[in-house]
RNA sequence: UAUUGUGAUAGAGGUUGCGUAGCUUAUCAGUAGAUUUUUCGGAUGCAGCGGUGUGCAGAUGAGGAAAAAUGAAAGGAAGAUACGCCGAAGGGUCCGCGAGCCGUUCGCGGAUGCCUGGGCAUACAGAAAAGAUCUGUAUGACUGUCAUCAAACAAGAUGGGGCGCUAUCCAAAAG
Numbered sequence: 001u002a003u004u005g006u007g008a009u010a011g012a013g014g015u016u017g018c019g020u021a022g023c024u025u026a027u028c029a030g031u032a033g034a035u036u037u038u039u040c041g042g043a044u045g046c047a048g049c050g051g052u053g054u055g056c057a058g059a060u061g062a063g064g065a066a067a068a069a070u071g072a073a074a075g076g077a078a079g080a081u082a083c084g085c086c087g088a089a090g091g092g093u094c095c096g097c098g099a100g101c102c103g104u105u106c107g108c109g110g111a112u113g114c115c116u117g118g119g120c121a122u123a124c125a126g127a128a129a130a131g132a133u134c135u136g137u138a139u140g141a142c143u144g145u146c147a148u149c150a151a152a153c154a155a156g157a158u159g160g161g162g163c164g165c166u167a168u169c170c171a172a173a174a175g
Base pairs, nucleotide, nucleotide: 003172004171005170007169008168009167010166011165014086017085018084019083020082021081023079024078025077034070035069036068037067038066039065040064044057045056046055048104049103050102051101052100089116090115091114092112093111094110095109096108097107098106117143118142120140121139122138123137124136125135126134127133145160146159147158148157149156
């Protein structure tokens, strides 16, 4: 000193960089599988969806239909603010919790370098109101970064992956 290290510390990416919290606004919705009243009706109902019943409700009238009055909320979204940050974080898988039980979806918590550099657009698929939105996959251009090639006033081409990149330090270290 090349180089090496699941080493340490700091840092960068930006057409909304990422996440969290409460607040406000709209939506949900003049809706409710909400309440009350009236009428019809006549055997089922237990409501995210599918199934199930030895439980519960029901002829003192279930589900359903019509009319009238009153009339929400949650999850999801947007906005600005505050806070924490740059594997920020998101997704997948597994485990646990939530409902009478089972499955599934969903929500919450935990584990996991299994996948993803970042946002955007389009298509398709999925998401317990709608998908406005979000997530995944594919494609496209953009952007940051490194490598190789080209260029040297020009700034392109190809490729890589965050287990990356940049800076400093530490340790090891052939020669």
Lysine riboswitch aptamer, 175 nucleotides, folded computationally. The model forms 98% of the base pairs in the Rfam consensus. The prediction has a mean pLDDT of 75.